The RNA shown here (small-subunit ribosomal RNA) has 1502 nucleotides and comes from a metagenome.
RNA sequence: GGAUUGAGAUAUGGCUUAGAUUGAACGCUGGCGGCAUGUUUAAUAUAUGCAAGUCGAACGGUAAUAGGUGGAAGCUUGCUUCUGCGCUGAUGAGUGGUGGAUGGGUGAGUAAUGUGUGGGAAUUUGUCUAGUAGUGGGGGAUAACCCGAGGAAAUUUGGGUUAAUAUUGUAUAUGUUUUAUGGGGGAAAAGGGGUUUUUUUUGGAAGCUCUUGCUAUUAGAUGAGCCCGCGUUGGAUUAGUUUGUUGGUGGGGUAAUGGUUUAUUAAGGUAAUGAUUUAUAGCUGGUCUGAGAGGAUGAUUAGCUACACUGGGAUUGAGAUAUGGCUUAGAUUCCUAUGGGAGGUAGUAGUGGGGAAUAUUGGAUAAUGGGCGAAAGCCUGAUCCAGCAAUGUUGUGUGUGUGAAGAAGGUUUGUGGGUUGUAAAGUAUUUUUAAUUGGGAAGAAAAGCUGAAGGUUAAUAACCUUCGGUCUUGAUGUUAUUUUUAGAAGAAGUAUUGACUAACUCCGUGCCAGUAGUUGUGGUAAUACGGAGGGUGCAAGCGUUAAUCGGAAUUACUGGGCGUAAAGCGCGCGUAGGCGGUUAGGUAAGUCAGAUGUGAAAUCCCUGGGUUUAAUUUGGGAAUUGCAUCUGGUACUGCUUAACUAGAGUUUGGUAGAGGUAAGUGGAAUUCCGGGUGUAGUGGUGAAAUGUGUAGAUAUCCGGAGGAAUAUUAGUGGUGAAGGUGAUUUGCUGGAUUAAAAUUGAUGUUGAGGUGUGAAAGUGUGGGGAGUAAAUAGGAUUAGAUAUCCUGGUAGUCCACGCCGUAAACGAUGUCAACUAGCCGUUGGGAGCUUUAAUGUUCUUGGUGGCGCAGCUAACGCGUUAAGUUGACCGCCUGGGGAGUACGGCCGUAAGGUUGAAACUCAAAUGAAUUGACGGGGGCCCGUACAAGCGGUGGAGCAUGUGGUUUAAUUCGAUGCAAUGCGAAGAACCUUACCUACCCUUGACAUCCUCAGAACUUGUUAGAGAUAAUUUGGUGUUUUUGGGAACUGAGUGACAGGUGCUGCAUGGCUGUCGUCAGCUUGUGUUGUGAGAUGUUGGGUUAAGUCUCGCAACGAGCGCAACCCUUGUCCCUAGUUACCAGUAUUUUGGGUGGGAACUCUAGGGAGACUGCCGGUGAUAAACCGGAGGAAGGUGGGGAUGACGUCAAGUCAUCAUGGCCCUUAUGGGUAGGGCUACACACGUGCUACAAUGGCCGGUAUAGAGGGUUGUUAAUUUGUGAGGGGGAGUUAAUUUUAGAAAGCCGGUCGUAGUCCGGAUUGGAGUCUGUAAUUUGAUUCCAUGAAGUCGGAAUCGCUAGUAAUCGCGAAUUAGUAUUGUUGUGGUGAAUACGUUCCCGGGCCUUGUACACACCGCCCGUCACACCAUGGGAGUGGGCUGCAAAAGAAGUGGCUAGUCUAACCUUCGGGAGGACGGUCACCACUUUGUGGUUCAUGACUGGGGUGAAGUCGAAAUAAGGUA
Repeated sequence: GGAUUGAGAUAUGGCUUAGAUUGAACGCUGGCGGCAUGUUUAAUAUAUGCAAGUCGAACGGUAAUAGGUGGAAGCUUGCUUCUGCGCUGAUGAGUGGUGGAUGGGUGAGUAAUGUGUGGGAAUUUGUCUAGUAGUGGGGGAUAACCCGAGGAAAUUUGGGUUAAUAUUGUAUAUGUUUUAUGGGGGAAAAGGGGUUUUUUUUGGAAGCUCUUGCUAUUAGAUGAGCCCGCGUUGGAUUAGUUUGUUGGUGGGGUAAUGGUUUAUUAAGGUAAUGAUUUAUAGCUGGUCUGAGAGGAUGAUUAGCUACACUGGGAUUGAGAUAUGGCUUAGAUUCCUAUGGGAGGUAGUAGUGGGGAAUAUUGGAUAAUGGGCGAAAGCCUGAUCCAGCAAUGUUGUGUGUGUGAAGAAGGUUUGUGGGUUGUAAAGUAUUUUUAAUUGGGAAGAAAAGCUGAAGGUUAAUAACCUUCGGUCUUGAUGUUAUUUUUAGAAGAAGUAUUGACUAACUCCGUGCCAGUAGUUGUGGUAAUACGGAGGGUGCAAGCGUUAAUCGGAAUUACUGGGCGUAAAGCGCGCGUAGGCGGUUAGGUAAGUCAGAUGUGAAAUCCCUGGGUUUAAUUUGGGAAUUGCAUCUGGUACUGCUUAACUAGAGUUUGGUAGAGGUAAGUGGAAUUCCGGGUGUAGUGGUGAAAUGUGUAGAUAUCCGGAGGAAUAUUAGUGGUGAAGGUGAUUUGCUGGAUUAAAAUUGAUGUUGAGGUGUGAAAGUGUGGGGAGUAAAUAGGAUUAGAUAUCCUGGUAGUCCACGCCGUAAACGAUGUCAACUAGCCGUUGGGAGCUUUAAUGUUCUUGGUGGCGCAGCUAACGCGUUAAGUUGACCGCCUGGGGAGUACGGCCGUAAGGUUGAAACUCAAAUGAAUUGACGGGGGCCCGUACAAGCGGUGGAGCAUGUGGUUUAAUUCGAUGCAAUGCGAAGAACCUUACCUACCCUUGACAUCCUCAGAACUUGUUAGAGAUAAUUUGGUGUUUUUGGGAACUGAGUGACAGGUGCUGCAUGGCUGUCGUCAGCUUGUGUUGUGAGAUGUUGGGUUAAGUCUCGCAACGAGCGCAACCCUUGUCCCUAGUUACCAGUAUUUUGGGUGGGAACUCUAGGGAGACUGCCGGUGAUAAACCGGAGGAAGGUGGGGAUGACGUCAAGUCAUCAUGGCCCUUAUGGGUAGGGCUACACACGUGCUACAAUGGCCGGUAUAGAGGGUUGUUAAUUUGUGAGGGGGAGUUAAUUUUAGAAAGCCGGUCGUAGUCCGGAUUGGAGUCUGUAAUUUGAUUCCAUGAAGUCGGAAUCGCUAGUAAUCGCGAAUUAGUAUUGUUGUGGUGAAUACGUUCCCGGGCCUUGUACACACCGCCCGUCACACCAUGGGAGUGGGCUGCAAAAGAAGUGGCUAGUCUAACCUUCGGGAGGACGGUCACCACUUUGUGGUUCAUGACUGGGGUGAAGUCGAAAUAAGGUA
């Protein structure tokens, strides 16, 4: 610090990931130690034990216990028993003091009676410290105890006795308090030790002294209470709230201020800087994260706070409204004799329950700390330790060196090997740790006792300090640590391995099982599932899940945006608020600097110490960015004072204008009405029809009525804040601008709420109504047509007065101000110059437009009218959908508007631009594409192929063009792959091993045959004598074999677009980028062919050319070809001869827009011409760019994987591929006279031939048979070409056309002709009279027509395929249209690319949600009722120790009664929230459903 997804790239924008962390949990696994941590849930219920006591030096005492002592008894004469004495050590219960307000737990409540920080004044403070002054003298009670009573118990109660540091007066009053300044009020307690003298009968009393207490008071320390400023969560779909409320005065109350309380009085207080209300929450130091700012959090630890089963209440006390106290109400548990009682683990262990989940009913007071005590000491679940848990963190180990035969095994393989892997084994060595043996620290300091010295004192007591001695204290603990012994010995897992993200192979599975954080993966070759091997990461742990921060600049203070991605309010005015011109003085609030106080400790950080190291621990420092106070500075901001004129206004003179409003007026046009002329249609459309018209329309003329709108001018012109505004006249009126002066003196800008205005449609009331026109009617269109088109037509549109308050209210661009190159228009004003009056030109100012530099922008684009650079203020945005929806509020007559969510769901949605593809977009161009022609197909019969059907099988493949006379250049057997039946199993074929044998062969029998049995002949070749080679048979297993599957695993080959003119690349330039440029543009071409221009310059594959053939000529060569001239002849180039010609087959020439003219740009090129055999590519062929179609082929061949192995292999026989209601394709023959038939006659080319072609000749009507010359081919043969031409006949008819079909008789091939061949003759003589919709081929030696040959075969093609020649046309104006293609451009929501994408209803399933008669809970307001305990007031009903008393009583107190306040509880009526509800509304998701076709291209009506 980034990355993935989305798309081919870029931006916006969300989702996801890598990091760190945790009081965690779960899965797998688990050696040891140290240090931490451990009910986050039910503030749920809790059995049992323990957690707060202590003091005898406060008290009366003596229940227990030990001792002493007195007495008695027994006897073993020093023991036991009994008994007395509190005498001593002690001490149950009780009185009293002190402590139970600390410590420990929890976070329910609490958004402020809290907390953090900094201040303040009107307070108190037990114990502690320091000081001052005291501590005199009395009294009456009461527990305990004794005797009774009630009760189950808890416990209550009567009588009697007694003590105190318990209680109460009195005296005194340094100080204190109160006051009317005269005065008044108000304390105390003693205990212990020592000692002296006197006295006393032993007790005792009185002094002295020390000490601990007590009382009053002052000061301090500490703690506590109160007040103030600032900080401290969300909701405005919570906007008003408050009546003791806010203030004053007088009482009361408190430790203290205060409406804290009460009476009275005033009507205040608080809130948009968020009151009130509602939801949530203990706060902080800190903790986690982060670069920081921040965000999240508040376990352990420390500070504060609240609570203690739930609610209320007081008492005591220094302190509580009290966690192991009281009282009362409620809930609940327990005991009970049913009358009544007892309890509170959110202390520590433990239990049930809840939960994913959290420990022992342990040890000790040794240390630290606390309570009481003079002390010893006692108590202490605080605490210190131990136990349990990998919960976390930290340390350490599970060995180390060597060791290649690179072992075995695993795994993989291209079979060679690779890998696991120096890993193991082996060998050498060590012993941390665990185990074992023996030793063994520190944590312990004190206190006590005692000795000495010093201080204090009258003192050698006592006390304090110091030093010495002595004695004793360890839970942990079998401690840490060290040592002995043995032995590598006991000690490694977990996750992952497609990308993000480090790490790859095999097998299994086959959209199944599964996986998954995101993207996604899995449909037979899965690095993604499961297993295995290998690898990678971390390691006593690893992974998953949950949660927080981070990345996320994705709430943006640091640090974002708003033209088109989400986002500028429709536009003004203006309140609060924010911000604000120039100069000077003052001030010092903000601001800056310094200082002081504080910011607890711990934590974090730095640096030392110390545990072997580390964590843990410890010393010091820094930091704590804050708050408060003081001092200083004064540039800026603020405040204040005084001025200024540059901002902003006002006054004056002009100017332009559809600015607004009211009242009049005009003409053109439509319609209607009346009249005239006039006659048959009119109107409307793509075409029609509805409509209208002989009752006179339309057309035309005249007159009239009425409403609405204002042609031309008219202009990216004017004007207004926006909406908007257009005939003309008048009245009233707003603003702008310009010129020059004067004047005010910052009066400004923005603007939350607020208020005004605001198109069209809509709405109310009343008018008006010509045209137009939602709704609606009819006619068309259509599969339908509730639309588009047509004919009508009502609201509305118009006016007046109200309402509504929204628009793509748009420049999709808030308002104001300043600055930052220019150029060209246009509109309003002013000035200068010039000119002849027009005008032209320059400057300036206000608007409104077009380009454009810098700059900005994701790009498009913006660009002084900014989207540039800055400032001020306001509004708005934060993924898509759900949704501008629901609920609630406000507004509205309504329609509806405004404000405005959530659940749920998806991993995208979006902007701009790019390349393609596409368009019922555009432009240019080409093609037998159309057109112009010629001939066909589609109708008939037949041939052939396919589909379908049938079948035991009808083998398989090919399926729009680009399958269908295709693979197949030839299925009777074979072929053959299919079916039936019968056989073989190392096999018909290949290699290897062992054994035997030559190989081979004749005949017979059985069988459909393969085959089997039997039989005959035969013993070979080579040799180093072992054997070898070939062949046959048998056996064993490796293997053979497969036309079995996958052409969607492949190679190769092929088709198609298309012989279309395209497809690319290097360098450069350009763009953030995808890309672009080049390759576009002007011309031209068959052509990206060439040329010119150009940020491009070059190059490659294609085009063209080179190749073959054909057309002309030349050279060379003449046999089997040729024969001009010549000789000869049987008259046949036959022969001699010739080399001229034809021809053959080798080599050359020729054609290049080369020449001329015109056009064009002086180009390329085109048009015409000459010459030429041929002219603009001369004709034809071969030749097929980058790529597309997962096109075709595993059945030509090759090949990966899978499958079969007595069968899916191999052999044999027969059958099938030839079937036949039907449909389609491709052909042949015809329908006739341009013809059929008969007779005569002429002229080719290219091929083939020895298992061949076959002549002459002969025979048969014929197919054919006999025959066999020649020929291995320019020699021989096939071989007679046909149409044509000449002559004859037929005469338009199902025929002398046509030949299917069928019968009979033959021929040929072949082992075989039935299924199932070809062919000959005779006889038979179907359909068919030129073919519907539709559709095919062809532009010249072409179409059409005519025959001939060849390949394949034993045979089978008159129709297929492929060659060859003969005869030989017509037409093309042209590119509007159909089809296909190329280039440019445009739109796009497509990219699997229009056979695309995609919308809505309906039907079905599921999910969340709104409404809903209602129903049930929670909280709460108001009005009442009620009133436990308690406190306060009142009260003389009852009772009453201290004090006073005149002895009667009083003061005071208690109980009771009553009033006020008040908890639980109850009633009525509201509010709010949660849950639920028949039915119902829309929404979302889902498989391949239904209906249409709304959007995207002009999406077919933009």
Its Rfam family is "Bacterial small subunit ribosomal RNA". Gene Ontology terms of the family: structural constituent of ribosome and ribosome.